[in-house]
Context: one part of a larger RNA
Molecule: large-subunit ribosomal RNA, domain IV
Organism: termite gut metagenome
RNA sequence: UACUGGUUAAGGAACUCUGCAAAAUGGCCCCGUACGUUCGCAAUAAGGGGUGCCUUCGGAGGUUUAUAGCUUUUGGAGGUCACAGUAAAUCGGUAUCAGCAACUGUUUAUCAAAAACAUAGGUCCGUGCCAACUCGUAAGAGGAUGUAUACGGACUGACGCCUGCCCGGUGCCGGCAAGUUAAGGAAGGGGGUUAGCAGCAAUGUGAAGCUCUCGACCGAAGCUCCGGUAAACGGCGGCUCUAACCUUGAGAGUCCUAAGGUAGCGAAGUUCCUUGUCGGGUAAGUUCCGACCUGCAUGAAAGGCGUAAUGACUGAUACACUGUCUCAACUCUCAACCAGUAGCCCG
Numbered sequence: 001u002a003c004u005g006g007u008u009a010a011g012g013a014a015c016u017c018u019g020c021a022a023a024a025u026g027g028c029c030c031c032g033u034a035c036g037u038u039c040g041c042a043a044u045a046a047g048g049g050g051u052g053c054c055u056u057c058g059g060a061g062g063u064u065u066a067u068a069g070c071u072u073u074u075g076g077a078g079g080u081c082a083c084a085g086u087a088a089a090u091c092g093g094u095a096u097c098a099g100c101a102a103c104u105g106u107u108u109a110u111c112a113a114a115a116a117c118a119u120a121g122g123u124c125c126g127u128g129c130c131a132a133c134u135c136g137u138a139a140g141a142g143g144a145u146g147u148a149u150a151c152g153g154a155c156u157g158a159c160g161c162c163u164g165c166c167c168g169g170u171g172c173c174g175g176c177a178a179g180u181u182a183a184g185g186a187a188g189g190g191g192g193u194u195a196g197c198a199g200c201a202a203u204g205u206g207a208a209g210c211u212c213u214c215g216a217c218c219g220a221a222g223c224u225c226c227g228g229u230a231a232a233c234g235g236c237g238g239c240u241c242u243a244a245c246c247u248u249g250a251g252a253g254u255c256c257u258a259a260g261g262u263a264g265c266g267a268a269g270u271u272c273c274u275u276g277u278c279g280g281g282u283a284a285g286u287u288c289c290g291a292c293c294u295g296c297a298u299g300a301a302a303g304g305c306g307u308a309a310u311g312a313c314u315g316a317u318a319c320a321c322u323g324u325c326u327c328a329a330c331u332c333u334c335a336a337c338c339a340g341u342a343g344c345c346c347g
Stems, first nucleotide, its partner, number of pairs: 005331004010326002014324001019321001027051005036041001038158001052080012081085001093319007100311002105117002121156007133142003159306004164236003169233002171229005178224003184218002188214006196205003237255005264298001265295001276292005
């Protein structure tokens, strides 16, 4: 010096990325308790009051023959001491508005606990039992001593209201007339070789067999083809004109497409321009809340929009409270006793 504490005038978040840290709250009893709500909650909501000890009078138990005594518990009245009675220790700060995730739970042993994972619930697909599926070369095993209210796989993720259009591409399922098509079969053809025959010879010709090769035609699934399917992978337009001020465009035209984004929500955890514009809150607000819609680049189970309860989650605000700060100061005890680190001195 650091670590660990204590106190502080006046102010009280002016500190700061952020009230981080600290302070404050606190147990039990009584009173009292809003919005919202899935009627369970919210709720210890919030906000008040009481609390020691002594005397005395009651109630209800246990023991007992007993209102004797002992003992447990509870209520009333009176008194008494202190600044202070859950006197130490233990021991919720509260409220409001939003986002996200329904919830309890799980996770990066050793920088992330979360809005990530899981979840009950929902949907689709597969599977008729020697099931599908998984492990194993196999025997065999799991699934399951289960049997479609079962098991496996995928996506979504309580609950409420809902979940629009597109099957052209890719995938999957079904179909089977035609086209294409392998091994294999195969009518027929070509080449090589040469017994024989011809020739004086060189050589020519050449059956059968063996061999090399071509091959009409026959020939499955698949693919082409025809249909279905989006809680399968995925996708969900442009330009021009138009209403008797202006603006806007219900409407009209045209091009393209498989179809042109419906309901919702919207500067969003998504908005670049952007500190968008308006309203609220503040003396002053790039954040926050409520709106608008011009959605660079929202959108419906990679779910859309709400939602009580819950959250060591994230943003904003208020009250209480404070050395976080203005602006620092002091420090009894622990304690100069022990432990650790650094510096200095001696050897």